This is a predicted complex of two RNAs, RNase P RNA and transfer RNA, with 447 nucleotides together. The coordinates come from a structure-prediction model, not an experiment, and the mean pLDDT is 80. It holds a member of the Rfam family "Bacterial RNase P class A". Its family is annotated with ribonuclease P activity, tRNA processing and dimeric ribonuclease P complex in the Gene Ontology. The family's RNA type in Rfam is ribozyme.

RNA sequence: GGAGUCGGCCAGGCAGUCGCUGCCCGCCGUUGGCGGGUGGAGGAAAGUCCGGGCUCCGCAGGACAGGACGCCAGGUAACCCCUGGGCGGCGCGAGCCGACGGAAAGUGCCACAGAAAAUAUACCGCCCAAGCAGCCGCAGGCUGCCGGUAAGGGUGAAAUGGUGCGGUAAGAGCGCACCGCGCCGCUGGUAACAGCGGUGGCAGGGUAAACCCCGUCCGGAGCAAGACCGAAUAGGGAGGCCGGCGGCGUCAAGGCCGCGACGUGUGGUCCGCACGUGUCUCCGGGUAGGUCGCUUCAGGGGCGCGGCGACGCGCCUCGCAGAUGAAUGGCUGCCCCCGACAGAACCCGGCUUAUCGGCCGGCUCCCCAC
RNA sequence: GCCCUCGUAGCUCAGCAGGAUAGAGCAAUCGCCUCCUAAGCGAUAGGUCACAGGUUCGACUCCUGUCGAGGGCACCA
Numbered sequence: 001g002g003a004g005u006c007g008g009c010c011a012g013g014c015a016g017u018c019g020c021u022g023c024c025c026g027c028c029g030u031u032g033g034c035g036g037g038u039g040g041a042g043g044a045a046a047g048u049c050c051g052g053g054c055u056c057c058g059c060a061g062g063a064c065a066g067g068a069c070g071c072c073a074g075g076u077a078a079c080c081c082c083u084g085g086g087c088g089g090c091g092c093g094a095g096c097c098g099a100c101g102g103a104a105a106g107u108g109c110c111a112c113a114g115a116a117a118a119u120a121u122a123c124c125g126c127c128c129a130a131g132c133a134g135c136c137g138c139a140g141g142c143u144g145c146c147g148g149u150a151a152g153g154g155u156g157a158a159a160u161g162g163u164g165c166g167g168u169a170a171g172a173g174c175g176c177a178c179c180g181c182g183c184c185g186c187u188g189g190u191a192a193c194a195g196c197g198g199u200g201g202c203a204g205g206g207u208a209a210a211c212c213c214c215g216u217c218c219g220g221a222g223c224a225a226g227a228c229c230g231a232a233u234a235g236g237g238a239g240g241c242c243g244g245c246g247g248c249g250u251c252a253a254g255g256c257c258g259c260g261a262c263g264u265g266u267g268g269u270c271c272g273c274a275c276g277u278g279u280c281u282c283c284g285g286g287u288a289g290g291u292c293g294c295u296u297c298a299g300g301g302g303c304g305c306g307g308c309g310a311c312g313c314g315c316c317u318c319g320c321a322g323a324u325g326a327a328u329g330g331c332u333g334c335c336c337c338c339g340a341c342a343g344a345a346c347c348c349g350g351c352u353u354a355u356c357g358g359c360c361g362g363c364u365c366c367c368c369a370c
Numbered sequence: 371g372c373c374c375u376c377g378u379a380g381c382u383c384a385g386c387a388g389g390a391u392a393g394a395g396c397a398a399u400c401g402c403c404u405c406c407u408a409a410g411c412g413a414u415a416g417g418u419c420a421c422a423g424g425u426u427c428g429a430c431u432c433c434u435g436u437c438g439a440g441g442g443c444a445c446c447a
Stems, first nucleotide, its partner, number of pairs: 001366010012335007020040009042341001046352002049350005054222004061271004066218005071085005086100001087098004101213002106211002108207003123153002125149003131145006161179006180202001181200008226292004236283006244259005261277005285446003299318008336339001371443007380396004389427001398414005420436005
């Protein structure tokens, strides 16, 4: 100097002027207006894909169904997140990627081609050692049958461990060496796993983002949750299910107790629990006002300590949008490298997706010079 | 803002616990029939199965992510 990789940060700036909106202060003719001060979108506010807080339902109970997740250890309020490690793959490397439990629990599927797609089997080929038959030039040779074989060819995405030597009629884990695999033991490690040694000729293809099995977790709904105040209207019509029995008490009824039925209790089924004896659904009717929830929290910054790290602990410091037709904008001037994706709506932690560019730092590879 | 459903030919829909040429009706084009038209009969064309990535030998189908469309959710008696 070039190429690359990882992490962090920024998201045109300044000035003037006219507006919008939350809060505070002051004044006035006080559901408001005026003046002053101060705050006013993002790294993704997005998709609503995960997890939690918060609120209501019924105590968030049991079983089944259903769903999600899936190497190991840790972090966290929690997680389909993050960190560190293992294993596999890619890259010369820094690094990056991985839905990464189980296919000897069971079931299903594997089109076409092919002999055969999973109890195995034999199309071409190879072999005639043994057995049988025939022929010849007969201690033998040739041909055929019965057979042997899975080395080679061929089919396929995939064909029953791989390479080599021996062995054999030809072959074959048939035998052996190495590699792979299973089991056992030892060592290291919290563990996943790794290394070493022994042992077994191999114990039987793929698919679980097919059903399923194993392990862990999950009650449901969502701020239009929910609480309060106010206004108006017809508790009008249709439909579903239920409104049972016994006892005590009373003149009788209301009532009480027990059993049962039904309905409802936030969306599957059953049980349990609570409430009720009526309740639910649809059509129809009325109002479209206000207040709270509503922003101070797993909050931002700095320092110190512990930890490889995610993160945790302690101290100091800061206050940083809260609208409800819904504010954060328009115009002018100057400068520069000419400005991307895009806008809160209960709040956080993540993931994913979109994004003109710029700055800083760590590391790797190549080239050159000293 | 929150919740749910769907995307296959011009339109309305099938299809599939994964198997290769994705079908049907209407519409379109051409031909036959008719004096002509309609109806009828016959034939033909028309599809990136919304898009992208993944699992698999193989994806319209399974999984994930984008894009688009549709529907529902206020309070009171």